Transfer RNA from a Patescibacteria group bacterium, 74 nucleotides, folded computationally. Lineage of the source: Bacteria > Bacteria candidate phyla.
[in-house]
RNA sequence: GGCGCCAUCGUCUAGCGGCCUAGGACGACACCCUUUCACGGUGUAGAUCGAGGGUUCGAAUCCCUCUGGCGUCA
Numbered sequence: 001g002g003c004g005c006c007a008u009c010g011u012c013u014a015g016c017g018g019c020c021u022a023g024g025a026c027g028a029c030a031c032c033c034u035u036u037c038a039c040g041g042u043g044u045a046g047a048u049c050g051a052g053g054g055u056u057c058g059a060a061u062c063c064c065u066c067u068g069g070c071g072u073c074a
Base pairs, nucleotide, nucleotide: 001073002072003071004070005069006068007067010026011025012024013023018057028044029043030042031041032040050066051065052064053063054062
């Protein structure tokens, strides 16, 4: 340098154009339970989806460029 794959709550992930101002698990916090802790139960907060453009009535999702990571070829 060519090609391919990946990037979504603190972490791991679901999503495949409208049912998503994005769901779940773990974690965090509050309350209940308990003499207390742990376990368990209930609830709350937390990502506008790597950045910028484009297509579309509508984009996390399709297209382009860039950034970062991984793989492969030279």